[in-house]
RNA sequence: GUUUGAUCCUGGCUCAGGACGAACGCUGGCGGCGUGCUUAAUACAUGCAAGUCAAGGAGAACGUUUCCUUCGGGAAAUUAUUAAACUGGCGAACGGGUGAGUAACACGUAGGUAACCUGCCUUGAAGAUUGGGAUAACUCCGGGAAACCGGAGCUAAUACCGAAUAAUGCAACGAAUCCUUUGGGAUAUGUUGUUAAAGCGGGCUUCGGCUCGCACUUUAAGAUGGGCCUGCGUCCGAUUAGCUUGUUGGUGAGGUAAUGGCUCACCAAGGCGAUGAUCGGUAGCUGGUCUGAGAGGAUGAUCAGUCACACUGGGAUUGAGAUACGGCCCAGACUCCUACGGGAGGCAGCAGUGGGGAAUUUUGCGCAAUGGGCGAAAGCCUGACGCAGCAACGCCGCGUGAUCGAUGAAGCUUUUCGGAGUGUAAAGAUCUGUCGUGAGGGAAGAAUACCUUGGAUGCAAAUAGUUUUCAAGUCUGACGGUACCUUAAUAAGAAGGUCCGGCUAACUUCGUGCCAGCAGCCGCGGUAAUGCGAAGGGACCUAGCGUAGUUCGGAAUUACUGGGCUUAAAGAGUUCGUAGGGGGUUAAAAAAGUUGGUGGUGAAAUCCCAGAGCUUAACUCUGGAACUGCCAUCAAAACUUUUUAGCUAGAGUAUGAUAGAGUAAAGCAGAAUUUCUAGGGUAGAGGUGAAAUUCGUAGAUAUUAGAAAGAAUACCGAUUGCGAAGGCAGCUUUCUGGAACAUUACUGACACUGAGGAACGAAAGCAUGGGUAGCGAAGAGGAUUAGAUACCCUCGUAGUCCAUGCUGUAAACGAUGUGUGUUAGACGUUGGAAAUUUAUUUUCAGUGUCGCAGCAAAAGCGAUAAACACUCCGCCUGGGGAGUACGACCGCAAGGUUAAAACUCAAAUGAAUUGGCGGGGACCCGCACAAGUAGUGGAGCAUGUGGUUUAAUUCGAAGAUACGCGCAGGACCUUACCAACACUUGACAUGUUCGUCGCGACUCUAAGAGAUUAGAGUUUUCGGUUCGGCCGGACGAAACACAGGUGCUGCAUGGCUGUCGUCAGCCCGUGUCGUGAGAUGUUGGGUUAAGUCCCGCAACGAGCGCAACCCCUAUCAUUAUUUGCCAGCACGUUAUGGUGGGAACUUUAAUGAGACUGCCGGUGACAAACCGGAGGAAGGGGGGGACGACGUCAAGUCAUCAUGGCCCUUAUGGGCAGGGCUACACACGUGCUACAAUGGCUAAUACAAUGGGCAGCCAACCCGCGAGGGGGAGCCAAUCCAGUAAAAUUAGUCUCAGUCCGGAUCGAAGUCUGCAACUCGACUUCGUGAAGUUGGAAUCGCUAGUAAUCGUAUAUCAGCAAUGGUACGGUGAAUACGUUCUCGGGUCUUGUACACACCGCCCGUCACACCAUGGAAGUUGGUUGCACCAGAAGUGAUUAGUCUAACCUUUGGGAGGACGUUCACCACGGUGUGGUCAAUGACUAGGGUGAAGUCGUAACAAGGUAGCC
Repeated sequence: GUUUGAUCCUGGCUCAGGACGAACGCUGGCGGCGUGCUUAAUACAUGCAAGUCAAGGAGAACGUUUCCUUCGGGAAAUUAUUAAACUGGCGAACGGGUGAGUAACACGUAGGUAACCUGCCUUGAAGAUUGGGAUAACUCCGGGAAACCGGAGCUAAUACCGAAUAAUGCAACGAAUCCUUUGGGAUAUGUUGUUAAAGCGGGCUUCGGCUCGCACUUUAAGAUGGGCCUGCGUCCGAUUAGCUUGUUGGUGAGGUAAUGGCUCACCAAGGCGAUGAUCGGUAGCUGGUCUGAGAGGAUGAUCAGUCACACUGGGAUUGAGAUACGGCCCAGACUCCUACGGGAGGCAGCAGUGGGGAAUUUUGCGCAAUGGGCGAAAGCCUGACGCAGCAACGCCGCGUGAUCGAUGAAGCUUUUCGGAGUGUAAAGAUCUGUCGUGAGGGAAGAAUACCUUGGAUGCAAAUAGUUUUCAAGUCUGACGGUACCUUAAUAAGAAGGUCCGGCUAACUUCGUGCCAGCAGCCGCGGUAAUGCGAAGGGACCUAGCGUAGUUCGGAAUUACUGGGCUUAAAGAGUUCGUAGGGGGUUAAAAAAGUUGGUGGUGAAAUCCCAGAGCUUAACUCUGGAACUGCCAUCAAAACUUUUUAGCUAGAGUAUGAUAGAGUAAAGCAGAAUUUCUAGGGUAGAGGUGAAAUUCGUAGAUAUUAGAAAGAAUACCGAUUGCGAAGGCAGCUUUCUGGAACAUUACUGACACUGAGGAACGAAAGCAUGGGUAGCGAAGAGGAUUAGAUACCCUCGUAGUCCAUGCUGUAAACGAUGUGUGUUAGACGUUGGAAAUUUAUUUUCAGUGUCGCAGCAAAAGCGAUAAACACUCCGCCUGGGGAGUACGACCGCAAGGUUAAAACUCAAAUGAAUUGGCGGGGACCCGCACAAGUAGUGGAGCAUGUGGUUUAAUUCGAAGAUACGCGCAGGACCUUACCAACACUUGACAUGUUCGUCGCGACUCUAAGAGAUUAGAGUUUUCGGUUCGGCCGGACGAAACACAGGUGCUGCAUGGCUGUCGUCAGCCCGUGUCGUGAGAUGUUGGGUUAAGUCCCGCAACGAGCGCAACCCCUAUCAUUAUUUGCCAGCACGUUAUGGUGGGAACUUUAAUGAGACUGCCGGUGACAAACCGGAGGAAGGGGGGGACGACGUCAAGUCAUCAUGGCCCUUAUGGGCAGGGCUACACACGUGCUACAAUGGCUAAUACAAUGGGCAGCCAACCCGCGAGGGGGAGCCAAUCCAGUAAAAUUAGUCUCAGUCCGGAUCGAAGUCUGCAACUCGACUUCGUGAAGUUGGAAUCGCUAGUAAUCGUAUAUCAGCAAUGGUACGGUGAAUACGUUCUCGGGUCUUGUACACACCGCCCGUCACACCAUGGAAGUUGGUUGCACCAGAAGUGAUUAGUCUAACCUUUGGGAGGACGUUCACCACGGUGUGGUCAAUGACUAGGGUGAAGUCGUAACAAGGUAGCC
């Protein structure tokens, strides 16, 4: 960061940090110091990595010189204190490599060895006498391909052997002192036995020897190095619980350097294990290293200590030391050589090669230094080591320039086109010269040893000699002409990588369009991507930067430090009880824990601190501290522990009286149910939402009486009581467990918890035998339903009941383990006790409600804690997979207990909040229902839509909220559509250049379908002016910028509109409450049309809505008086306000008044308000209109208009004539006309209002049946015209018929408009006379001047599709009990797994694809147990065979030895049979995952049958 609309928790996942023997990608200047096969302990070509020597013998070769020569060669000298080889000594057991094995005394640490060894070295003591026999080399012969071997002969030793001498050595026996931890040890000592040797070199010599050095022998010690033993520490698994026969111990013997079952014989039966034996897996261990605040966690490269190994397995030999990396023998695998007979080999030494792998270097130089071996030494050897080479593999340091430099250059990017950014960056100027390059100089690392000279000293007769030692001199460098220094020239030769949505520092443009791609987590991308790709810009780090991997951290996410368990994961169903853990009080002792002191040890290096040396740093050196540990020892005694002696407060026992559905057994009781019998009785009964199955005329149900059976116990009865839990309910009796209370007495910590273990443990189920009234899984039938294997109904088997066994689980719940103590109260209730004032108080033990503090994520808990503490046990560590698989145990079975992993997701969960929703609840409203009225749906026609058709039937609108809608009017035009024809700066706008001043209009002619083209004629000759072709205007031409688009996107938008809805709601500030989302206000009690108003209230106020303000209308007044009006006065007419006049009335149109619950009565809470009344033209909003809160539907419209982006540009633009939008099997919506008598027709007679009129309305009059024509008056309108309103009324006729209803359709003839009525106009007249007789399911409008009905006007318009729309007036109803139901809405509340919000969410089977896993006849491989076979080399034992130098010998032989034989042990190998692990397996099982599959709808709301265990 990420679960949610938001919140707080729980909880996982992910990121930022550090580290690396590292790898990969891009990039790469220098130096210093380090590091470099983590994989195949895989196989290895080639070279090197262990030799050396005053011992020994023999005395050879090359070379050089000389001589001789038959030119083949030979001899001598030198080389030579010689090389190589051999005998012998020492070394080769060190150094170097690797980590396979090993879970172990292997390692670490601390001890022991009175149970041991130790070459070379140091110190001390003693010695070193005298003999002998061989053998290699060498020579000769032989075998073999070779490796190599055999035979004969010669020779030496510091090689080998005999004898002597000898101790304080060793062994046996004896005995003394001291010490002691088990045998015992140390010192001194007596007797007996036994054990040694080798020379070489220098000097001197009287040649006898002496002496020095080095070697040699014995011995006593030391030092060093090892062997063995022990305490403690040292990974995971119990789905490994039992293991063990040399096993455990003893006695004796053997063996070893040494203890020991190490081995053997005998005896005993032990030994180990829940504090984890045995078995399986993994692994070298440590100092340290990395990380971390620490505690811890991870790790064991380089360096250092130790162990193990050396192709695999076994074995010994030599030796002080090996079971031996560069030794031997055997077996096996592999490789090589071979003449096929036989041989050779072992890089886990240094380089190097193949292979494996993501991956790890040169077949380098040198012994100059350090170290090692041999040697007296010189010296030789040394892939140890010192150096160099390769690699950015790591750490550290340096550089790639510095200072100025604005016209803010160019380029690039971006832009609102003004600019902005890159950016002082560059260019340019000045300066410097690190590193690199050239030239020159040039270290330290070297100390020796040896040798020469001199001095001191020991030995000695010695100034020879020699040991030890000091001084001087001489000599020695791989690296390397390296580090370093000086100097010259030039900014010259030296910068990249990653990232830029949030976490996380850093943003824009273009491309792409759920594609390509990105991504650590969340997540980006479906045409405006800061998330992909590119560019510009920016951020970070820098010779590096990123990626992936591992590990620690963050992660208190295993919690010792430092977590939890009511609901998030988590208290075993309950009790008893073993081990273990914890444990009251007093005193004393001890000193195990504990605390302190001292000593030893804790290797060095590392880390830390202080210094020092490389120019600095890394690095190195010196010193200190530290190493938190272990051991020993001395002390202390508070606490824990142990021991001893007590105490009574915990616990228990006794005594008294008490309550109880506590347990078990036996007996008894009544009501009910069912069945049976009998009576009486008649047609139904049952059952349900409604029915049916079912029972009943063979007599049911209902009713009366009797009998039988089984099960359960109404009332009492209660958040009552009892029990550990499960659980327990009629009454009586018997047996029996526990509890509380009270009193005194007794025991004296006996207590708590409790891993394993044991017992109990609802229901269902299982076994055997009974029993069976009712109920009732399964099953049957009837219903319901799309289906209904269900819910409902009728039956009904197991079962339910009893006895005896088993099972051992439940949402076995208070989802709350047990025990003890502490911490405010209030109100109930059960049992006991006490007191008094006798209805109260106190107290003990239970059982409930509320509540303080406190706790908690909250809900809540709160003395019956989830508070504060202690004790012990159990359990948890993301969701799913899964309480599953496998294994084991239990069970008759069903099944139970224990209990994973692969894989998959970034969540899953808890509590609370706001909404939405509910076939949840309460209240309220609305033509919502109801009550009425007229319709629609049926017919014909009109009109719109769908569909179909078509070249085209242009496009849009789609539940309500599309469908007489856009369209207030499609013959052409409109027009956007179709098929033709023709145009391309264009029909239209602006700009640049050039040309002309007239152009234009009209008429005619010709061609053409027309657009258009060609010609002729008529008319008029652009405006201004500073008189300049100066300004403007118009037209034409060319080219280019551009025009143009009813093309796309209403899901990029503005504007406008619909709808919820004229519904009463929607918010804010401050305050308060809550951790918070939020709440409060806005809820509550009344009231209203209203969040309208009143009251109350942790709220107080305010805003947008409501209402009012505006318009029309209803009454009146004032003013005004023409075109309107005419009461009174006058004139005139056949008649008419016609005229004079009037201003009363009506009207017109301006200003006012009026209505406010104002008044009265009642109700209400003294309120708001409601009801009734008066007055009034009007009464409680008088009637109507305009006016539409926050928002919802990505609602509608890019085709009114505007507009971003995209698309077309001789076409998706523009023009034109024709066609189409008017099609027609059909379906739907909206209407008109009807079906008739409340009517049709004929005749007559009345009464309106609004609005319109000059390209207009059109009068009188004439013609026509009529549409209309002629005619021409008036009117730009209160004047004239359309203009007769119609229903109505009066009179007549029709008399219930498809009609004198109805008028569709069709025929004929016309009229009008218009260029033009064919497709495709309206109207008139005559004729024709269809369907239709009141309309199924369903459904719409309307509450009063309303519905219904009647006509009139008007916009659009040449005309008209108008029966549509918008207005106007005339006539003029019925009904509303009421809110149960339908629909919609509002408020409060409740549930919720919904939040895209029920058109939500979501479950399971089936089908398909992929993934991992289980089972499986088996198959293959590894490992291991048991039994057996076999038995190399070797060792031990044995030995009757063969051979045999040293010694003995009586010379025959013996002793001893070698070879051979046999036995024992035993490696490889083999056979059989088990265990275990892994791989694989036809088929099969479940699981997981997967944008749009199938079937249903189980869960979430009362989820439509409450859900769950």